[in-house]
Context: one part of a larger RNA
RNA sequence: CGUAGGGGAUUUGAGAGGAGCUGUCCUUAGUACGAGAGGACCGGGAUGGACGCACCGCUGGUGUGCCAGUUGUUCCGCCAGGAGCAUCGCUGGGUAGCCAUGUGCGGCAGGGAUAACCGCUGAAAGCAUCUAAGUGGGAAACCCGCCUCAAGAUGAGAUCCCCCUGAAGGUCGCGAGAAGACUACUCGCUCAAUAGGUGAGAGGUGUAAGCGUUGCAAGACGCUCAGCCAACUCAUACUAAUGACCGUCUGG
Numbered sequence: 001c002g003u004a005g006g007g008g009a010u011u012u013g014a015g016a017g018g019a020g021c022u023g024u025c026c027u028u029a030g031u032a033c034g035a036g037a038g039g040a041c042c043g044g045g046a047u048g049g050a051c052g053c054a055c056c057g058c059u060g061g062u063g064u065g066c067c068a069g070u071u072g073u074u075c076c077g078c079c080a081g082g083a084g085c086a087u088c089g090c091u092g093g094g095u096a097g098c099c100a101u102g103u104g105c106g107g108c109a110g111g112g113a114u115a116a117c118c119g120c121u122g123a124a125a126g127c128a129u130c131u132a133a134g135u136g137g138g139a140a141a142c143c144c145g146c147c148u149c150a151a152g153a154u155g156a157g158a159u160c161c162c163c164c165u166g167a168a169g170g171u172c173g174c175g176a177g178a179a180g181a182c183u184a185c186u187c188g189c190u191c192a193a194u195a196g197g198u199g200a201g202a203g204g205u206g207u208a209a210g211c212g213u214u215g216c217a218a219g220a221c222g223c224u225c226a227g228c229c230a231a232c233u234c235a236u237a238c239u240a241a242u243g244a245c246c247g248u249c250u251g252g
Stems, first nucleotide, its partner, number of pairs: 001152001005163007015149004021049007033038001051106005059100004066093005071086006110144003117137004164251001169246004173189005194240003197236005203229003210223005
């Protein structure tokens, strides 16, 4: 821009893509078969491998904005307590998020038309013949079935609702986002929980500082399951979301 008014929502599916794998064990059954040795078809069940999708409750990884320990050095006048630098100085852990090695799920069944092949009826060719007319069975392949996209499918589809009584809706701005390079997408803008803060909780670290007691001291113990605490959850207007516009008149 088109889909002959504008808009919101839900859809049909032409078409396109994805998936499609397979082992072992048990049973049927030591049956059929076979002198024996051996040993099934068909059918039923269980459990794996690889692969794929999703997720983070569990197990773990990362977690350079969390907590603790600790070395050297500089500084905060000194002690104590801290801060900077040294690969995040090093080390031990670790929330959210993101992940796999973790967890869940998937391949199926069924239908159609077939391949090789196996048939029925059957002439040409009094027989025979699955084939010539006719008519069945038959594979992970093909078409459906499962998942995803999909009406620019210009063949532009369908349904419901709203607006022309200025509106469903949209743009800029502003606050944001498990959305994101930009754009786009999604949410919110005081009739507000959108972000920050704050409160509470979860969760992490692991018992702060200070003081007291004890010990010559290093240190230990008590107040203390303390103190500190990021991204998580709930609550709360304390702070910041000021506002400005477009868009109509019934549709060639």
A computed fold for a 252-nucleotide part of an RNA from a Candidatus Brachytrichaceae bacterium, annotated as large-subunit ribosomal RNA, domain VI. Lineage of the source: Bacteria > Bacillati > Chloroflexota > Anaerolineae > Candidatus Brachytrichaceae. RNAcentral holds the full RNA, with entries from ENA.